About this RNA: RNAcentral holds the sequence, with entries from ENA. A computed fold for a 358-nucleotide RNA from an SAR202 cluster bacterium, annotated as Bacterial RNase P class A.
RNA sequence: AGCUGGGGCCGGGUGACCGCCCCGAUAACAUCGGGGAGGAAAGUCCGGACUCCACCGGGCAGGGUGCUGGGUAACGCCCAGGGCCUCGAAGCUGUCGGGGCACGGAAAGUGACACAGAAACGGCACCGCCCGCCUCAGGCGGGUAAGGUUGAAAACGUGAGGUAAGAGCUCACGGCCGCUCGCGGCGACGCGGCGGCGGUCAAACCCCACCCGGAGCAAGGCCAAAUAGGGGGACAUAGGGCGCCCGGCCCGUCCCCGGGUAGGCUGCUAGAGCUUCGAGGCAACUCGGAGUCGAGAGAGAUGGUCACCGGUCCGACACGUCGGACUACAGAACCCGGCUUACAGGCCUCAGCUAGAC
Numbered sequence: 001a002g003c004u005g006g007g008g009c010c011g012g013g014u015g016a017c018c019g020c021c022c023c024g025a026u027a028a029c030a031u032c033g034g035g036g037a038g039g040a041a042a043g044u045c046c047g048g049a050c051u052c053c054a055c056c057g058g059g060c061a062g063g064g065u066g067c068u069g070g071g072u073a074a075c076g077c078c079c080a081g082g083g084c085c086u087c088g089a090a091g092c093u094g095u096c097g098g099g100g101c102a103c104g105g106a107a108a109g110u111g112a113c114a115c116a117g118a119a120a121c122g123g124c125a126c127c128g129c130c131c132g133c134c135u136c137a138g139g140c141g142g143g144u145a146a147g148g149u150u151g152a153a154a155a156c157g158u159g160a161g162g163u164a165a166g167a168g169c170u171c172a173c174g175g176c177c178g179c180u181c182g183c184g185g186c187g188a189c190g191c192g193g194c195g196g197c198g199g200u201c202a203a204a205c206c207c208c209a210c211c212c213g214g215a216g217c218a219a220g221g222c223c224a225a226a227u228a229g230g231g232g233g234a235c236a237u238a239g240g241g242c243g244c245c246c247g248g249c250c251c252g253u254c255c256c257c258g259g260g261u262a263g264g265c266u267g268c269u270a271g272a273g274c275u276u277c278g279a280g281g282c283a284a285c286u287c288g289g290a291g292u293c294g295a296g297a298g299a300g301a302u303g304g305u306c307a308c309c310g311g312u313c314c315g316a317c318a319c320g321u322c323g324g325a326c327u328a329c330a331g332a333a334c335c336c337g338g339c340u341u342a343c344a345g346g347c348c349u350c351a352g353c354u355a356g357a358c
Base pairs, nucleotide, nucleotide: 001354002353003352004351005350006349007348008347009346010345012309013308014307015306016305017304018303020036021035022034023033024032025031026030038329042340043339045338046337047336048335050216051215052214053213062212063211064210065209066208067081068080069079070078071077082103083101084100085099086098087097088096104207105206109205110204111201112200113199126148127147128144129143130142131141132140133139134138156174157173158172159171160170161169175197176196177195178194179193181192182191183190184189220266221265222264223263230257231256232255233254234253235252239251240250241249242248273292274291275290276289277288278287279286280285310327311326312325313324314323315322316321317320
């Protein structure tokens, strides 16, 4: 320097004109001044704050989480650590570095293991190997899980001994499981010792531990028309409507009260806030000091046009200018902490390789 990977950050600038929303001043819808999207405002997947409803306490049912320790208002998030899997450095083992893991329990019980295969969970002899007998092509009986065949998985692996052939049957090294064992660690666990060697699945039921009331700002609170209907009071006993008459049925005018609707106000943005400094901590994060205020609509503003300057790529040449293309993803609606997903282009930093790390 290039490539690959991990982490963090930025994600256009200036000006003019015409507009939109909010706030302040003034009598004003006008004028002037000030403010006006994001790292994800997104998906609405988790957690909380807040509000209303429900609620004596406990249990059952149901749902969720699941290595350990810590952080936090809380979390399924974050930090640190442990174990396992995987990738890299030529091979093996370790160390180191990158990535990943629903990572409690299979020695409580129930259950499942398709197809293939001889055999898939107390079950297996198909081929092969060995022994015996009959017979001499072969057949029968027994032993054998070393070899072959199937499979995602075949009863610890490799080597040696042993044997008729074999077998953890014995031994060495390795692997796995268990322990009222020792040492280290808060712990997950590690190292050693002793004992043992038929699985896998709990993202099957289940068991264990812990957590969980419901709905959501269209939550909720306040003010409150017109019309219709409800209650009360006053007035009238006359009148109006059902084509006319009789009978019958229906209906008032004015005022007040209360409930609901339209509409308006609020909740609404000063907060688990932001910037910076100091202290504690490996870190996540916490504590303290100082400074600061950065949208608040309600069919929903944050926009449009032009000029110049940037950035990346391409093409020309008179080699430092010209021309062209592109300039992302996306857009608040009660707020906050996370996760996930999308993103033109660029910057910083760390590790590895190129260049055989030890």

Its mean pLDDT, the model's own confidence on a scale to 100, is 76. A source record names the gene rnpB. Rfam family: Bacterial RNase P class A. It is annotated as a ribozyme. Gene Ontology terms of the family: dimeric ribonuclease P complex, ribonuclease P activity and tRNA processing. About the family: Ribonuclease P (RNase P) is a ubiquitous endoribonuclease, found in archaea, bacteria and eukarya as well as chloroplasts and mitochondria.